[in-house]
Molecule: c-di-GMP-I riboswitch aptamer
Organism: Candidatus Brocadia carolinensis
C1' cells in the first nucleotide's frame, strides 16, 4: 500500500412518521424514531429526478439516484 466484506467486536449514521423552527417552494435545522446503510463520510464537478421565477434561460434542492474527486474505522487476505 492495495483485496475483500462471509461472521465479530468497538463504534458510527439514520428512511418513512410526528413535533417545533426556517423557506413561495422542491427541501434544511434541531429533538424523537428506525426503513435500512461498509462509506448513508465529505464536496453539487458530470448526468438524472426534483422546485420557483420575470421561462430557448436563470436561480436553487437533492451526494439515503449514478458517476467523479478527497478522506476514513473494524476485520480479512
Nucleotide at each position: 500500500a492495495u483485496u475483500u466484506g462471509u461472521a465479530a467486536a468497538a463504534g458510527g449514521c439514520a428512511a418513512a412518521c410526528c413535533a417545533a423552527u426556517c423557506g413561495u417552494g422542491a427541501g434544511a435545522u434541531u429533538g424523537g424514531g428506525a426503513c435500512g446503510c461498509a462509506a448513508a463520510g465529505c464536496u453539487a464537478u458530470g448526468g438524472g429526478u426534483c422546485u420557483u421565477c420575470c421561462a430557448u434561460g436563470a436561480a436553487g434542492a437533492u451526494c439515503g439516484c449514478c458517476a467523479a474527486g478527497c478522506c476514513g474505522c473494524c476485520a480479512u487476505a